Source information: This is a predicted structure of a 70-nucleotide RNA (Fluoride riboswitch aptamer (crcB RNA motif)) from a Peptococcaceae bacterium.
[in-house]
RNA sequence: UUAGUAAAAAGGGAUGAAGCUCCCUGGGAUAAUCCGAACCGCUGAAACGGCUGAUGGCUUCUACGGGAAA
Numbered sequence: 001u002u003a004g005u006a007a008a009a010a011g012g013g014a015u016g017a018a019g020c021u022c023c024c025u026g027g028g029a030u031a032a033u034c035c036g037a038a039c040c041g042c043u044g045a046a047a048c049g050g051c052u053g054a055u056g057g058c059u060u061c062u063a064c065g066g067g068a069a070a
Base pairs, nucleotide, nucleotide: 010025011024012023013022016061017060018059019058020057021056027035028034029033041051042050043049
């Protein structure tokens, strides 16, 4: 100088909240600051087109839907 590994704070895992658990990001340049990661469903050439789902997974609550009601 270049490239990589481990861990922590923090963040993320297509619609809300909580507990447990799994996975992922967790960086670069700078005088200032700027850039940037994980992540943001499927389908259609497109359409104020169509479809599934409140979970990454499990459990509970809330909203929505179904049900005569539970």